RNA sequence: AACCGGGCGGCGGCAGCGCCGCGAACCCCGUCAGGCCCGAAAGGGAGCAGCGGUAACGGUUGCUGUCGGGUGCCUGGUUUCC
Numbered sequence: 001a002a003c004c005g006g007g008c009g010g011c012g013g014c015a016g017c018g019c020c021g022c023g024a025a026c027c028c029c030g031u032c033a034g035g036c037c038c039g040a041a042a043g044g045g046a047g048c049a050g051c052g053g054u055a056a057c058g059g060u061u062g063c064u065g066u067c068g069g070g071u072g073c074c075u076g077g078u079u080u081c082c
Stems, first nucleotide, its partner, number of pairs: 001079009011068007018060004028053004036045003
């Protein structure tokens, strides 16, 4: 010097988790004001709006995993040269 390994870091891609955003007119969930229905009544029922959440989607790069290299260092082995 070349080649082949090992270790640690770094860069980039992907995936999972966490967090955030957004968030289904209805065909997701829960709670259902008003109104409606049943009932003599007590009560019950379905359930719109609203509210809360979830799925999908997006973001963050916080953590984990995986892949890649014209990435950085350390180390081991083989060959060759001085």
Bacterial small signal recognition particle RNA from Desulfovibrio sp. UBA6079, 82 nucleotides, folded computationally.
The sequence was found by an Rfam model in a public genome assembly.
Rfam family: Bacterial small signal recognition particle RNA. Rfam classes the family as a non-coding RNA gene. Rfam's curators write: The signal recognition particle (SRP) is a universally conserved ribonucleoprotein involved in the co-translational targeting of proteins to membranes.
Lineage of the source: Bacteria > Pseudomonadati > Desulfovibrionia > Desulfovibrionaceae > Desulfovibrio.